[in-house]
Context: one part of a larger RNA
RNA sequence: CAUAGAGUGGAUGCCCUGACUUGAGACUCCGAUGAAGGACGCGGCUAGCUGCGAUAAGCCUCGUAGAGUUGCUAAGCAAACAGUGACACGAGGAUUUCCGAAUGGGGGAACCCAAUCCGAGUAAUGUCGGAUUUUUCCGGUCUUCGACCGGUAAGGACACUUUGCGAACUGAAACAUCUAAGUAGCAAAGGUAAAGAAAUCAAACGAUAUUCCCUUAGUAGUGGCGAGCGAAACGGGAACAGCCCAAACUUCUUACUUCGGUAAGGAGGGUUGCAGGACUCCGAUAUGGAUUUAUUCUCUAUUAGCCGAAUAUCUCUGGGAAGUGAUACCAAAGAGGGUAAAAGUCCCGUAGGCGAAAAUAGGUUUAAAUCCUAGGAAGUUCCUAAGUAAGAUCGGACACGUGUAAUCCGGUCUGAAUCUGGGAGGACCACCUUCCAAGGCUAAAAAUGUCUCGAGAUCUAUAGCGUACAAGUACCGCGAGGGAAAGGUGAAAAGCACCCCGGUGAGGGGGAUGAAAUAGAACCUGAAACUCUAUGCUU
Repeated sequence: CAUAGAGUGGAUGCCCUGACUUGAGACUCCGAUGAAGGACGCGGCUAGCUGCGAUAAGCCUCGUAGAGUUGCUAAGCAAACAGUGACACGAGGAUUUCCGAAUGGGGGAACCCAAUCCGAGUAAUGUCGGAUUUUUCCGGUCUUCGACCGGUAAGGACACUUUGCGAACUGAAACAUCUAAGUAGCAAAGGUAAAGAAAUCAAACGAUAUUCCCUUAGUAGUGGCGAGCGAAACGGGAACAGCCCAAACUUCUUACUUCGGUAAGGAGGGUUGCAGGACUCCGAUAUGGAUUUAUUCUCUAUUAGCCGAAUAUCUCUGGGAAGUGAUACCAAAGAGGGUAAAAGUCCCGUAGGCGAAAAUAGGUUUAAAUCCUAGGAAGUUCCUAAGUAAGAUCGGACACGUGUAAUCCGGUCUGAAUCUGGGAGGACCACCUUCCAAGGCUAAAAAUGUCUCGAGAUCUAUAGCGUACAAGUACCGCGAGGGAAAGGUGAAAAGCACCCCGGUGAGGGGGAUGAAAUAGAACCUGAAACUCUAUGCUU
């Protein structure tokens, strides 16, 4: 080196009670009635997991279900329960040690020490049991430096939304404007949030609250015109919903009054831009709607469940039939899974139907309370949100870095008009068009998480979640924190009775089981590197 046979090793193939992505639906908060999260316990024997809490793998009631049961790893022994309905599943309730906001005081969490009242017990004290004893703010009462009563908040929550505060590394191939980024982080609030019914867009036509998606578009712009940043309208969809005040005017109460009124509060009135309203006049007195509370029901849904077709039979191969061959049947069911190989007719199911004592949510009926709900004409007397709009200056937000910089917000200094009014249309002016600021509310569509049901030209154990297994485990770190490896006998344990060697071993040889034991638990398949043995060749 070649050939053959073994070993080692765990690739590959096959598999999936695990993942990943996504769709739909429901819910979207828990907590002083003690949460989230834990410590310690609880089993006849009990290490871990699960469950539970000194009533401790459980107690009670109701419903479902119907023969076995005393959870899993995990077999066993013992002792029990069960048609007087166990075990199991669902609804409601009881119990619920200690720590933890932790709240009687303390404390190095799961421990220590109390006070007051009541009770048990003792001759008495010690002892034991129950209740109360935290702070903030609000309200009430009282005998008002306070006490008592009632309520309120505290803490947790991965993610999402909004608001307030708000970095740096980094990029610019250095760096300062810029970027990273209004990101990370901190704080507050919500179940959704926020926004929202035009002082909006548009462009000579018109649209008509907000939000979200697609597009516009990497366009217009912006930018040490560097790096980069980066719209909007129109258009197409999802979803659609609109309202309430201030004022004029009328009136009531109270206070003050120079008796003319003024101020505060209440009631009516009124709410807009082709201006509207008040005032004066005409007309109407009807109907509809919303919210809350209680109530009604052959109502609906959810939280357990139930019914559910088919004769399948013979034959062949085989360890095994669901496969082959032959002959039948069902189908509103030939989705899927299991059964010793590949089953519409064996099992679970599937199509299609049925179902709740109890709880929850919604709907519906009825009733009550509260609230809302019209038109027209003329006059041109009154009203229509002021330290506001706007300006200056300095900042911030707008895709927009001061720029020609409109628009929006803030500090300081100023400071209008009042419908013959005012704002906007990206400096500014005119014309034109359009809207009506300086008060407020508003569901749905769009976010996230959890659960349930489904789907997949996603992965198949170095993949897929870090975890298919005792996984946030073992282990590491004072700590914050970091963080694995590890799946497969067989259809069924039938897991090798008995004999032999051996140290009453390990391991092996017979033998038995099995289709197979080169499937023997270091167990499916069993590649390569690597090792050994035998034979041959070669230096």